[in-house]
Context: one part of a larger RNA
C1' cells in the first nucleotide's frame, strides 16, 4: 500500500459554519469532449511466441507468420459521463396562518435558608464524633424575638420526568426587553438552488490565567485535633486561592449513544411530548422513550432514533510497552495544547 475494520477488542475529529474537491433530482433538444464500434497510418532490426528449415542432435543460426496493452487520424453510433440550452416540481428554499419550549444576551425584580452585627429575654454549657479532642461561652455563648447588613442558590408548584429547548458544551424563581432556530397547516412562490467537506474560520463543561470588582456558604493548598505501628489520607476544628460578575486568555473532559454527517428502503406492539384533522372510536405529521420480527453481530446486544439492507462524502484504526514521550514546528502570558517518531524490548 491493497484488503479489512471503527457501540464494549486498536480506530468517529467536542460541536458547527463553510472554501478547495467529491458525489448529486425529472423531461426534451443539440453537440461529440470522454465512450463504444468499424478503417488507416505508426510502432526500427534483434529478443519473445508459434511453424518449418540448416549445423550428425541441442545450444546456436536462418526463413515465414502471428503478436505489438500504446500514439495520430478518418468514417460512424449517441445510451451513459462532461458541455450548452429549454423546461418541470417530488429535493432545498421563500410566503401564508398557527404552534410548544430551563434555546440565547440585557435589565429589573421576590421569598425562604445560611452567616455576621445590633437589641431584647435567659443561664451554663454548646458544637463535634463511633468515641473524643483541637474549637466556641460569666467579655454572657448555645437558644429564642425583633431589626439590619451582604453574597450566593432557585425549595414548593412540577411522577422536574423516560419530558421540553439547543449543533454541541449546555439550558431552571419571576416580570420585561432585545434576539436565534424548530414544528404543523396551506400549496401560493423560486425552480436543483442539493449533501458531505481536506484546509480554514467560529462555539466550547470544569480547573487553570490576566485586570479590576465582591466574598455569604461551600472549600484545593494550609494549620490544628484525632485515628493509626505510621496517616503528609479517610474522620473532626478551623481555613486561603478558588468558587460569584466585568474583561481578555486558554482550548480540554468517560466532551459518552464511548454509535460522524446525509439521503432511501424494510414486521408491529404500547407510553409519552408539540401540531392538524375528527363522526372523539381514531388517523396523520415532527420529537421523546419500553419491548420485539425479519436481519445483522464474537457475544453482550442493536433492531424505522439500526448497531438491517444500500448509495455519497469526510475522519481514524493497523500488536503490547517505550509514548501521547523525545526532537523539531504552530498557538499560548504560563500552564500547557496540537502535530508526533525511533532506538531499545516482549
Nucleotide at each position: 500500500c491493497u484488503g479489512g475494520g471503527c457501540g464494549u477488542a486498536a480506530a468517529g475529529g467536542g460541536c458547527a459554519c463553510g472554501u478547495a474537491g467529491g458525489c448529486a433530482g425529472u423531461g426534451a433538444a443539440u453537440c461529440a469532449g470522454g465512450u463504444u464500434g468499424a478503417g488507416a497510418g505508426u510502432c526500427a532490426a534483434a529478443g519473445g511466441c508459434g511453424c518449418c528449415a540448416g549445423c550428425u542432435c541441442a545450444a546456436c543460426u536462418g526463413g515465414c507468420g502471428g503478436a505489438a496493452u500504446g500514439c495520430u487520424u478518418u468514417c460512424a453510433a449517441a445510451a451513459c459521463c462532461a458541455a450548452u440550452u429549454c423546461a418541470c416540481u417530488c429535493g432545498a428554499g421563500u410566503g401564508a396562518g398557527a404552534u410548544a419550549g430551563a434555546g440565547g444576551g440585557g435589565a429589573g425584580u421576590g421569598g425562604a435558608a445560611u452567616u455576621u452585627c445590633g437589641u431584647g429575654u435567659g443561664u451554663a454549657g454548646g458544637g463535634a464524633u463511633a468515641a473524643a479532642a483541637u474549637c466556641c461561652g460569666g467579655a454572657g455563648a448555645u437558644a429564642u424575638a425583633c431589626g439590619a447588613a451582604g453574597g450566593a442558590a432557585c425549595g414548593c408548584c412540577g411522577a422536574a420526568a423516560u419530558a421540553g429547548c439547543g449543533a454541541a458544551g449546555g439550558c431552571a424563581g419571576c416580570u420585561u426587553u432585545c434576539u436565534g432556530g424548530g414544528u404543523c397547516u396551506c400549496u401560493a412562490c423560486u425552480g436543483a438552488c442539493g449533501c458531505u467537506g481536506g484546509g480554514g474560520u467560529g462555539c466550547g463543561a470544569a480547573a487553570g490565567c490576566u485586570u479590576g470588582g465582591g466574598g455569604a456558604g461551600c472549600a484545593a493548598a494550609c494549620a490544628g485535633g484525632a485515628u493509626u505501628a505510621g496517616a503528609u489520607a479517610c474522620c473532626c476544628u478551623g481555613g486561603u486561592a478558588g468558587u460569584c460578575c466585568a474583561u481578555g486568555c486558554c482550548g480540554u473532559a468517560a466532551a459518552c449513544g464511548a454509535u460522524g454527517a446525509g439521503u432511501g428502503u424494510u414486521c408491529g406492539u404500547c407510553c409519552u411530548u408539540g401540531g392538524u384533522c375528527u363522526g372523539c372510536g381514531g388517523a396523520u405529521c415532527g420529537g421523546g422513550g419500553g419491548c420485539u420480527c425479519a436481519g445483522c453481530u464474537a457475544a453482550c446486544g442493536c433492531g424505522u432514533u439500526a448497531a438491517a439492507c444500500a448509495c455519497u462524502c469526510c475522519g481514524c484504526c493497523u500488536g503490547g510497552g517505550g509514548a501521547g514521550u523525545a526532537c523539531g514546528g504552530u498557538c499560548g502570558c504560563a500552564a500547557g495544547a496540537c502535530u508526533g517518531a525511533a532506538a531499545c524490548u516482549c
Molecule: small-subunit ribosomal RNA, central domain
Organism: Dipteris shenzhenensis